[in-house]
Model confidence (mean pLDDT): 85 of 100. The RNA shown here (transfer RNA) has 72 nucleotides and comes from Nonomuraea soli. Rfam family: tRNA. The sequence is in RNAcentral, with records from ENA and Rfam.

RNA sequence: CGCUCGGUGGUGCAAGGGUGGCACGCAGGCCUCAUAAGCCUGAGGUUCGGGGUUCGAGUCCCUGCCGAGCGA
Numbered sequence: 001c002g003c004u005c006g007g008u009g010g011u012g013c014a015a016g017g018g019u020g021g022c023a024c025g026c027a028g029g030c031c032u033c034a035u036a037a038g039c040c041u042g043a044g045g046u047u048c049g050g051g052g053u054u055c056g057a058g059u060c061c062c063u064g065c066c067g068a069g070c071g072a
Base pairs, nucleotide, nucleotide: 001071002070003069004068005067006066007065010024011023012022013021018055026042027041028040029039030038048064049063050062051061052060
């Protein structure tokens, strides 16, 4: 320097154009002698930044930044 893949709640991952979901964690409740396990409920994400396409973008296009891999 070129190419490919990725960046989404605290963490690990889904959603591949139509109001962003799961697990763990966290908070409250039930249960318990009790802090666990189990069950119920809830909070928490302007989806890495900027621009564009579209009625509508996490998703498509351009560019920048960061990470991983491959090539030179």
NCBI's taxonomy places the organism under Bacteria, Actinomycetota, Streptosporangiales, Streptosporangiaceae, Nonomuraea.